[in-house]
């Protein structure tokens, strides 16, 4: 200089889940009650991988948390840049 991992920005796409009541005549919002949903984030179990003492680990699992009209949020991919 250049690739690649890794971070982080901006754009684009991007699931899955609900009834009943009451506040209040709608809808937004709130409050009970009972049921879903997992793909912010937690946490577990491990295939598997490493510098093998002992680490590191998921789209499985649990659902604290977070969601179940729209908006927002949103793992995960694609591009473009910026950083190490």
């Nucleotide at each position: 200089u250049u690739u690649c991992c890794c971070g982080g920005a901006u754009c684009g796409g991007g699931a899955g889940a609900a009834c009943c009541g009451g506040g209040c005549g709608c809808g937004a919002c709130c409050c009970g009650g009972u049921g879903c949903c997992g793909a912010a984030g937690g946490c577990g179990c491990a295939a598997c991988c490493g510098c093998c003492c002992c680490g590191g680990a998921a789209a499985c699992g649990c659902u604290c948390a977070g969601g179940c009209c729209c908006c927002a949020g949103g793992a995960c991919c694609g591009a473009u840049c910026c950083g190490c």
Predicted 3D model of an 84-nucleotide RNA (Glycine riboswitch aptamer) from a Paracoccaceae bacterium. The prediction has a mean pLDDT of 79. Its Rfam family is "Glycine riboswitch aptamer". Gene Ontology term of the family: glycine biosynthetic process. Lineage of the source: Bacteria > Pseudomonadati > Pseudomonadota > Rhodobacterales > Paracoccaceae.